[in-house]
RNA sequence: CAGCGAAAAAGGCAAACCCGGACAAAUCCGGGGGCGCAAAACUAGAGGGCCUAAACGGGACAUUACCCGCAGGGCAGCCAGUUGCCGAU
Numbered sequence: 001c002a003g004c005g006a007a008a009a010a011g012g013c014a015a016a017c018c019c020g021g022a023c024a025a026a027u028c029c030g031g032g033g034g035c036g037c038a039a040a041a042c043u044a045g046a047g048g049g050c051c052u053a054a055a056c057g058g059g060a061c062a063u064u065a066c067c068c069g070c071a072g073g074g075c076a077g078c079c080a081g082u083u084g085c086c087g088a089u
Base pairs, nucleotide, nucleotide: 002089004087005086012037013036017032018031019030020029021028022027035077041082042081043080047079048078049075050074051073056069057068058067059066
């Protein structure tokens, strides 16, 4: 330097769920919790995928409710890209 993740050390992160908060929602933030993780670090203003649908457009309706489309809203713990600890090789 490259590829890899057996065993180990030091340290790290934190799913579901519960409580509180933000939000139209998806989802996020704080506390508890700990399923798991060698990138579960960073990137969603430039790759793919997924979630939501407020506003907007269309439909329906006597009215309220409702239905369809759509991302400038989200997800990096889906793939991907970038950087990186330790170590058998």

A computed fold for an 89-nucleotide RNA from a Clostridiaceae bacterium, annotated as c-di-GMP-I riboswitch aptamer. The sequence was found by an Rfam model in a public genome assembly. Its mean pLDDT, the model's own confidence on a scale to 100, is 84.